[in-house]
């Protein structure tokens, strides 16, 4: 010191977040099955499907002490024993099986019987007298295939029958006492009537009859509980009740006759579907949910349906009769059968066992007993089907063996694992002993459990998994294939996700998978959910049933609380013990069984009855406000039309037009008239109404709310399923009306098209009356009612008070209607006394998306259609709010040669060059909008060269290693070839310890070389681009649940996130700027190869000299908004000025943030993987990259007079030069040549600068412009200029006269224009990179185009608008609705037929018991008839299923077709309802909504 001990989450919607919400997983369980595997034992358990059909054997018999007869054995002949058929008794109603039916008093639980029965058993009382007639067996005969039957004759009983006796029995009549809720019961008295029996025996007993009581078992009745569907709403004629009768063990419409018209049902009748119910079992924290195998209780059934008989008990599993189906036998006439007993067979199925042993135990039947029977039962067999237990060895053992896998080749892992040494023996195997279960006997199990001994590590491990959830990783193969997958998902050449292997993790004689149930799932929410925007508030009101209900008092006790009693079977569960070695398993005791019933008590709360109150509610009186409703009348403005006048050519309409109207006179204008509809201003988040809705004025009738008052009633209240009423617009019917507007329609435009947007017309309709319809984004997307909970400020209608001359103002209060805002709530947005807060009451509704508000059914409607309202199938999401981006044919601000203003070009011509295309043997490859295209290529005749053709080589042209040989290699000569290759010849090493070594060459083998082959979407590196745009971030803090925000936004300012100010931010980093280079000025220093003012001097800065100047190379100074004025906020900064060479980053350059584009490059280089290896490698010759109907880009030269040509003259900068630049000179018309001075350069050379200026000429032409093309002759480079170079001379002299649409560059030393140089390079620039000379025009400005930045807004985008996405059509597949019908099934109904059978009637026929002398009677029976009655037949309906030509929509599919409806103002805002039209999305009309962007205005609010 026991019996309550108890709640876990994860993955998946998104770029990310929070929420809603579904899907999925981890756990446990099973009568399981399947796959792989399998040592032993114990205890359990095993047809869930076809309640399908069954061969064979067994499962219910027993009694000779009930009876007669027969047979056999033994015999001491006295008798004893045994067997089987029959009569008779008891038992076959138990035990065993199954779950078809049943939604029911069937089951569970608790009661009742005053409405009942009960064999065997127990107790008690009493009794058993005396008779009779048959019959089976048996025998004979006959019929039949058989089963079996008929007739005649004989016989017994505890069989049967009659009689006697008997009451505390039963029935009736009379009556007393007492009890009960009623019918009525109990106890007693008197009388009448009626009913009994059986014997056997071993002599101990066993039986029989009647009555009473008990026990046991049953029967009936009642309260409560007991699945789903309302797309089942009405059902019911014996139905409900009564009276009478019958029937039953008994009550009762249980049955019949008559009478009445009831009875059940929204608290779910009836119908349909499904189902045996419970103790219990599984799960769960519990509440619940699911199940109903085994074990136990009840029920039902026994091939299907019906029926009774017998009996204590049955309407009877192993009994009977009938009908039906099936099977079997048959002589065809007729018969037999019923495994849902135990085994077993076939079949079905994913799937479930032996035709075993025994009555030894426990129980059952019979018997006096012995005993017999017992597929109940006890055991065994089979199955890892489940639970439990055990084993497959233990200790030591590093050479960390071998093998295998991997590898960075070092190693690492398997791994103390193995081998090896020592030890042990649980299980299994062998041998020996050997139980309990049984009290006397008797043991199937069984030589079993158990014990002992000897013996050998021997005989005994698999399965699943390793991407996340979820413990566990590598290699190879495969290449969106094969495959995996529970969800998310993996696989398209480096797969921890497929397959295999190694390794690892988990469980273990099992492990996984599948199926099902509960859990997780608070995901149906009683415990324990929601409904503004996620799914969800009914369109609104009135109101029935119901639910809930103010304050006080009294009573009752239904609910409630408490005590006691009964019951809640056993088993199970839990706890404490005990027994099998432990456990599973079993046993004892206890707890629990949360329930029901009875009873005693309490009276706070709910309920109920009575009584009172006034705070809820209502009435009265009084007052004002109002587009509240209905009807009638009246009014003016405007549109249109008609008439008349004036008047003339247009009007109208649009982005622009056209259709249309108009010279037959329009539009315009004046006057008159007609007619219909709507009521400007006032007008207001103002008013009224329940909502829809309501707007000129007047009148009549009428509803409601509000303020004040406190006279009256006294809880009369709230909500409200059904129900009823109202209900915009559109639409429908009938009859009117019709001005304007306007679906449809017509025409004109727009357009690729335009069934639209725009325009011109125009019909229904819009209007009125009456009647339907009943829906809207019918919205505050917020149901109604009541109470409570900070403030502030508008406004409408009242009331009270204060103040005031008035206008007014202030305070308080009631009722509405707005805004801001605290607490609180919310996923957030937001709501916030008009709640979405805190509470209560009632109602409606929701439970993933799609299918679908669809189909079918029902109801309503004239129709259109409305209301109610699914499923199959399919997906893993669909969705809400907010965040960051991106985007917008959204907005604001700002910038940029972006536009504008200018200058010059391109696009037209010729040529050059690149690209596309085409061609080709090849025209190698790459680059592709900007950001490919005079790009890689800073230079293709060969080479380059990667391409093509042909020829040739195979360890290779190149690198390393190994072996052998040689002493060379290199170089040179000859030959051959298209060329390489090949052949021949000459020349020709070093060191040395003499062993050899180094080096080189040749040959060989294999490792390997080689690849400009592929993949830039495997990569590094490099680069382009947005963009030299001003941005991109971080730390800490703060805010937000969070993604994130803040900082970085705001006001100014700047070239700038530049700076200032403000601010929940304070700081910091990468960018900007600055630091760097160059250029512009000055100073200083140094003067050679530079310079020369002065001196000398010359042809000449050539020289002496000098370094002042220029210049060059160093070093410094200078510019900082420093100064002034104005503006600005006293700031930052801006404007102007001074000084200065330069002024506001002075000019230029270098410098390129975080990132974007899977941008470019594998052909610069490097590199993973893949591929080729006598070729995709290598060498050589020739060709090609240079082609040419064409198209495009980039350039050059021009078209001329601002020019061309000629003559003579002037001024640069920056570069380059040795296989080079090359002077002077000579020569050639010239390109050039000859020759070679000087110069490795501030020294020499290239080198002449050109435009320009001057003079001359040309005179506007295809020219003295332009120079292409071509011819001839040359020069140079080079091995070589044919394909295919540049240049020169002469000749020839195309196109082109300033360029369409379109488009490019440039803001100052810039554009334009003029030459010069360099790289590459043998040669070959109109390209590229540099250099200087001359040297402009324009910018008002930011409306527009393009690009960018920033703030904000919308978003259905996030691969981010090159986004997303809708519908028709076409194709394939899937499920489904309709469908002329066809076929099957189910349960009823009506009619017909009517078996067996009970009951009733009849019974002329038949009959042993009794009476009678007999006749005959009594009694009974066959037969016949009737009611009911199963199966069957006919019929019309209902429901459900299958199928069906054709047809309707739906869903899913690969990159189909047509459009572009939606998302941004989505390019006509969208959406809702309705009508109409159209290939389709959809368009349009009418009314409504904001869940519409933008701009402006009004009102209100916040702040100053």
């Nucleotide at each position: 010191u026991u019996a309550u001990u108890u709640g876990a989450g994860a993955g998946u919607u998104u770029g990310a977040u929070c929420c809603u919400g579904g899907c999925u997983c981890a756990g446990g369980a099973u009568g399981a099955a399947c796959g792989c595997u399998g040592g032993c034992g114990g205890c359990g358990u095993g047809c869930c499907u076809a309640a399908c059909a069954c061969a064979u054997g067994c499962a219910a018999g027993u009694c000779g002490a009930g009876c007669g007869a027969u047979u056999c054995u033994c015999u001491u002949c006295g008798g004893a024993g045994a067997a089987g058929a029959g009569c008779g008794g008891c038992g076959g109603a138990c035990g065993g099986g199954u779950g078809a039916g049943u939604a029911a008093c069937g089951c569970g639980u608790g009661g009742g019987u005053a409405a009942c029965c009960u064999g065997c058993c127990c107790u008690g009382u009493a009794c058993a007298c005396a008779c009779g007639g048959a019959u089976a067996a048996c025998a004979u005969a006959c019929c039949g295939a058989a089963a079996g039957g008929u007739a005649u004759g004989c016989u017994a009983a505890u069989a049967c029958g009659a009689g006697a006796u008997a009451a505390u029995a039963u029935a009736c009549u009379u009556u007393u006492a007492u009890c009960g809720c009623a019918u009525g019961g109990u106890a007693g008295a008197a009388g009448u009537a009626u009913c009994a029996a059986a014997g056997c025996u071993c002599c101990u007993g066993c039986g029989g009859u009647a009555c009473a009581g008990g026990a046991u078992g049953g029967a009936c009745c009642c309260g409560c509980g007991u699945c789903u569907g309302a797309u089942u709403a009405g059902c019911u004629a014996g139905u409900u009740g009564g009276u009478a009768a019958g029937g039953u063990a008994a009550c009762g419409g249980c049955u019949u006759a008559c009478c009445a018209a009831g009875g059940c049902g929204a608290c779910g009748a009836u119908c349909a579907g499904u189902a045996g119910c419970c103790g219990a079992c599984c799960u769960g924290a519990g509440a619940g949910g699911g199940u109903g195998a085994c074990c136990g209780g009840c029920c039902a059934c026994a091939u299907u349906g019906g029926g009774a008989c017998u009996g204590a008990g049955a309407c009877a599993c192993g009994g009977c009769c009938c009908a039906a189906a099936c099977u079997c036998c048959u002589a065809c006439g007729g018969g037999a059968g019923g495994c849902a007993g135990c085994a077993g067979u076939g079949g079905g199925g994913a799937a479930u066992a032996u035709u075993g042993c025994a009555c030894a135990a426990u129980g059952g039947g019979g018997g006096a007993a012995a005993c017999c029977c017992u597929g109940a039962u006890g055991c065994a067999g089979c199955g890892a089907c489940g639970c439990c237990g055990c084993g497959u060895g233990a200790a030591g053992g590093a050479a960390g063996a071998a093998g295998u896998a991997u590898c960075u080749c070092g190693g690492u892992a398997u791994g103390u694992a193995a081998a090896c040494u020592u030890c042990u023996a649980u299980c299994a195997g062998c041998a020996g002993g050997g139980a309990a279960g049984a009290u006397a006997g008797u043991g199937a199990c069984g030589g079993u459990a158990c014990c002992u001994g000897a013996c050998u590590a021997a005989g005994a491990a698999g399965c699943c998994c390793c991407g996340g959830c979820u413990a566990a990783c590598u290699a190879c193969g495969u290449g969106c294939c094969a495959g995996c997958a529970g969800c998310c998902g993996c696989g398209g050449u480096a797969a921890u996700a497929c397959g295999u292997a190694g390794g690892g993790g988990g469980c273990a004689a099992g492990c996984g998978u599948u199926a099902u149930c509960c859990g997780g799932a608070u995901u149906u929410a009683c415990u324990g959910g929601g409904u503004g925007u996620a799914a969800a508030g009914g369109g609104a009101g009135c109101g029935u049933a119901g639910a809930c209900g103010g304050c006080g008092g009294a009573g009752c006790a239904a609910g409630u609380c408490u005590g006691a009693a009964g019951u809640g079977a056993a088993a199970g569960c839990c706890c404490u013990g005990g027994g099998c070695u432990c456990a599973a398993c079993c046993c004892c005791g206890g707890g629990a069984c949360u329930g029901c019933u009875u009873u005693g008590g309490a009276a706070a709360c709910u309920g109920u009855u009575c009584u009172g109150c006034u705070a809820g509610a209502g009435u009265g009186c009084u007052g004002g406000a109002g587009a509240g409703g209905u009807a009638a009348g009246c009014g003016g403005a405007a549109u249109u039309c008609c008439u008349a006048g004036u008047g003339u050519a247009g009007c109208g309409g649009u982005g622009a037009a056209a259709u249309g109207c108009g010279u037959a006179g329009a539009u315009a204008u004046u006057a008159g008239g007609a007619g219909g509809a709507a009521c400007a201003c006032c007008a207001g988040u103002g008013g009224c109404g329940a909502a829809g809705g309501c707007g000129g004025c007047u009148u009549a009738c009428u509803g409601g709310a509000c303020g004040g008052u406190a006279a009256c009633u006294g809880a009369c209240g709230u909500u409200g399923a059904g129900g009823c009423u109202c209900g915009a617009a559109a639409g429908c019917g009938u009859g009117g009306g019709g001005a304007g507007c306007a679906a449809a329609c017509a025409g004109g435009a727009u357009u690729a098209g335009a069934u639209a947007c725009c325009c011109u017309g125009g019909u229904a309709g819009u209007c009125c009356a009456c009647g339907c319809c009943g829906u809207a984004a019918a919205c505050g997307a917020u149901g109604a009612g009541u109470g409570c909970u900070a403030a502030g400020u508008g406004u409408u209608g009242g009331a009270g008070g204060g103040u005031u001359u008035c206008c007014g103002c202030c305070c308080u209060u009631c009722a509405g209607u707005g805004c801001u805002g605290c607490a609180g709530c919310u996923a957030a947005c937001g709501c916030a006394u008009u709640a979405a807060g805190c509470a209560c009451u009632c109602c409606g509704c929701c439970u993933g998306g799609g299918g679908a508000g669809u189909a079918c059914g029902a109801c309503c409607g004239c129709a259109a259609g409305g209301u109610u309202g699914a499923a199959a199938c399919u997906c893993a999401a669909a969705g809400g709010a907010a965040u960051u981006g991106a985007c917008g044919g959204g907005g604001g601000c700002c910038c940029g040669c972006a536009c504008a203003a200018g200058c010059g070009g391109u696009g037209g011509a010729g040529c050059a060059u690149g690209u596309g295309g085409u061609u080709u043997a090849a025209u190698u490859c790459g680059a592709a909008g900007c950001a490919a295209c005079g790009c890689g290529a800073a230079g293709a005749a060969c080479c380059u060269u990667a391409c093509c053709a042909a020829a040739u080589c195979u360890u290779g042209a190149c690198a390393u290693c190994c072996c052998u040989c040689u002493g060379a290699c290199c170089g040179g000569u000859c030959u051959u070839u298209a060329a390489u290759c090949g052949g021949a010849c000459c020349u020709u090493c070093u060191c040395u310890u003499c062993g050899g070594a180094g080096c080189a060459g040749a040959g060989g083998u294999g490792a390997c070389a080689g690849g400009u082959g592929g993949u830039g979407c495997a990569u590094g590196g490099u680069u382009g681009u947005c963009g030299u745009c001003a941005g991109c971030u971080c730390g800490u803090g703060u805010c937000g649940u969070g993604a994130g925000a803040u900082g970085u936004u705001g006001g100014g300012u700047u070239a700038a996130g530049u700076c200032c100010c403000g601010c929940a931010a304070c700081g910091a980093g990468c960018g900007c700027a600055a630091c760097c280079c160059u250029u512009a000025u000055c100073c200083u220093u140094a003067g050679u190869a530079g310079c020369c003012a002065g001196c000398a001097g010359u042809a000449a800065g050539a020289u002496g000299g000098g370094c002042a100047c220029u210049c060059u190379g160093g070093g410094g100074a200078g510019a900082c908004u420093g100064c002034c004025a104005g503006g600005g906020a006293u700031a930052a900064c801006c404007u102007g000025g001074a000084g200065g060479a330069a002024g506001g980053u002075g000019g230029g350059g270098a410098u390129g943030a975080c990132g974007u584009c899977a941008a470019a490059u594998c052909a610069u280089c490097a590199u993973g993987c893949c591929c080729c290896u006598u070729a995709u490698g290598a060498u050589u010759u020739g060709g090609g990259c240079u082609a040419c109907a064409c198209a495009c880009g980039u350039g050059c030269u021009a078209c001329a007079a601002u020019g061309g040509c000629g003559u003579a003259a002037a001024c640069a900068a920056a570069g380059g030069g040795a296989a080079g630049c090359g002077a002077g000179a000579u020569u050639g018309u010239g390109a050039g040549a000859u020759g070679g001075a000087g110069c490795a350069a501030a020294u020499c050379c290239c080198a002449a600068a050109a435009a320009u200026a001057a003079c001359g000429u040309c005179c506007c032409a295809g020219u003295u412009c332009g120079g292409a093309c071509u011819g001839u002759a040359g020069u140079c480079u080079g091995c070589a200029a044919c394909c295919c170079g540049a240049c020169u001379a002469c000749a020839c002299g195309a196109a082109g006269c300033u360029g369409g649409a379109a488009u490019c560059g440039c803001u100052a030393g810039u554009a334009a224009u003029c030459g010069c140089g360099g790289a590459u390079c043998a040669g070959a620039a109109u390209g590229c990179c540099g250099c200087g000379g001359u040297g402009a025009a324009u910018a008002c400005g930011u409306u527009c185009c393009c690009g960018g930045g920033u703030c904000u807004u919308g978003u259905a985008c996030a691969c981010a608008c090159c986004g997303c996405c809708c519908g028709u059509c076409a194709c394939a597949c899937c499920a489904u609705g309709g469908g002329a019908g066809u076929c099957a099934g189910u349960a009823a109904c009506g009619c017909c037929c009517g078996a067996a059978g009970u009951c009733a009637g009849u019974g002329a026929c038949c009959u042993a018991a009794c009476c009678g002398a007999a006749a005959g009677g009594a009694a009974g029976g066959a037969g016949c008839u009737g009611c009911c009655g199963a199966a069957g037949g006919c019929g019309g309906g209902a429901c459900c299923g299958a199928u069906g030509a054709c047809u309707g929509g739906g869903g899913u599919g690969a990159a189909g077709u047509c459009g572009u409806a939606a998302c941004a103002a989505g390019g006509u805002a969208g959406c809702c309802g309705u009508a109409u039209c159209g290939g389709a999305a959809g368009g349009u009309g009418c009314g409504g909504c904001u869940g519409g962007a933008u701009c402006a205005c009004c009102u209100c609010c916040u702040u100053u």
Predicted 3D model of a 1504-nucleotide RNA (small-subunit ribosomal RNA) from Romboutsia timonensis. The sequence is in RNAcentral, with records from ENA and SILVA. The organism belongs to Romboutsia, within Bacteria. Its Rfam family is "Bacterial small subunit ribosomal RNA".